[in-house]
This record gives sequence, C1' cells and structure tokens, in this order.
RNA sequence: CGCUGAGUCGUCGUGAGACGAGCCGGGGACCCACCGCUCCUGGGGUGAAUCCGCGGCCACGGAAUCCGUGGACCAAGGUAGGGCGAACUUCUUCCCGCCCGAACCCGUCAGCUAACUCGGUAAGCGGUCCUGGAAGAA
Repeated sequence: CGCUGAGUCGUCGUGAGACGAGCCGGGGACCCACCGCUCCUGGGGUGAAUCCGCGGCCACGGAAUCCGUGGACCAAGGUAGGGCGAACUUCUUCCCGCCCGAACCCGUCAGCUAACUCGGUAAGCGGUCCUGGAAGAA
C1' cells in the first nucleotide's frame, strides 16, 4: 500500500482495560409455516465451506483366488457455493487465469418473528521500501 473477514472508529485511562458509535450474529409474539415426539446415526448455530463418491477397509452370506448386501470408517477425483485478478463494459453478467470449498460452537433445546433481549468487534496473508543477520556461489 493491498487481500479474506462483521471484526473499524471515537472518548477516558500510565497501563491492563472501560464506555460508546458503526458493523455483525443469536434468542424472541400475533399471522404464516411445519403439521407430533422418541429411537436409529438427537437437534441446532456461525461460516462460501454443501453434496457425490474411483478405489480401499470392516461385518455378514454364498462361494475355485470371486460375487452380493450393509456401514455413524478412510479416501482419489469432482461439485453446490465463495474469493482474487485480468478483460469487457457502464447493465453488470458470461467466459478466462489462480485459489478456497475449512474450522469451531450450543448441549437434548431454539421455524419465521415486532417489541424486547444476549453476544462479537478476531484471526490470517501478499507486495514495496529501509535496516540488520544468516546461508550458498564465484
């Protein structure tokens, strides 16, 4: 100086922090919707992060090293979806290139939802310049 993200700003304070604004999220009526609950593998939330599954593995049955069924197991690859860039163009969309397609939380409980109420305000990365150090090569 930029990127993902709600995650920025202000005031006070020596500081840790505190209080606000903005932004973000949860709970929460009538009406509407679902139409019950439990079990099996409860259900739900934040988030783009959902779904399918080559092949394996496990179990059971039959069988000439194979076949069939099941699995809350692993998993190549893809995918709903999301981001950045470029280009085009002022309507923004398609295409193209490069990536992501996670993780966590609540705790048996929550549809929507006005009033009301409770929280969050992180984390992670890229480039340029300056300075210092290390390694390697010649």